[in-house]
């Protein structure tokens, strides 16, 4: 330098046009003498960045950045 895959909550990931979800973690409550387990409720997101297409973009297109791997 070329190619492929990926980037979404603190972590691991889902979501492939109608606008944000799960598990774990975390906070509070219930339970217990207490802790753990269990149950309930909550907080936490410029969906890597910029531009474009569209009535509407996490999702489609382009460029860039970063990560992993392959080729040279």
């Nucleotide at each position: 330098g070329g190619g492929u895959a990926g980037u979404u909550a603190g972590c691991u990931c889902a979501g492939u046009g109608g606008a944000a979800g799960a598990g774990c973690g975390u906070u509070c409550g219930c339970c217990u003498c207490a802790c753990a387990c269990g149950c309930g409720a909550g907080a936490g997101g410029u969906c890597g960045c910029a531009g474009g297409u569209u009535c509407a973009a996490a999702c489609c297109c382009u460029g860039c950045a970063c990560u992993a791997c392959c080729c040279a």

The RNA shown here (transfer RNA) has 72 nucleotides and comes from Endomicrobium sp. NCBI's taxonomy places the organism under Bacteria, Pseudomonadati, Endomicrobiia, Endomicrobiales, Endomicrobium. It matches the Rfam family "tRNA". It is annotated as a transfer RNA. RNAcentral holds the sequence, with entries from ENA.